c-di-GMP-I riboswitch aptamer from Anaerobacillus isosaccharinicus, 91 nucleotides, folded computationally. The sequence is in RNAcentral, with records from Rfam and Ribocentre. The source organism's lineage runs through Bacteria, Bacillota, Bacilli, Bacillaceae and Anaerobacillus. Its mean pLDDT, the model's own confidence on a scale to 100, is 82. RNAcentral records the identical sequence in 2 taxa.
[in-house]
């Protein structure tokens, strides 16, 4: 150094639920709260998952504005995998 997290120290983060705010939604921020976490730090340029209002593509209807159906992230999730950096201890 790679590796490991049994015991220990210093500490750290915070699921669900609830409140307020934002959003079409997924979800996010703050407060409150702890299910858990050795990267539950960071990255959404790789895979995966969630959402589909607007927008774009396709199909259909309608004289037109437009309506219906369908597909797609450009919207999210890092507490799914992955990438990357790091504290303490062991070694």
């Nucleotide at each position: 150094a790679a590796g490991u997290g049994a015991a220990a120290a210093a500490g750290g983060c915070a699921a669900a639920c609830c409140a307020u705010a934002g959003g079409a939604a997924a979800c996010u921020a703050u407060g409150a709260g702890a299910c858990g976490c050795a990267a539950a730090g960071c990255c959404a340029a790789g895979g995966g998952c969630c959402u589909g209002g607007a927008c774009c593509g396709c199909g259909g209807g309608a004289a037109u504005u437009u309506c219906c159906g369908u597909g797609g992230a450009u919207g999210g999730c890092a507490g799914c995998c992955g990438g990357u950096u790091a504290c303490c201890a062991c070694a």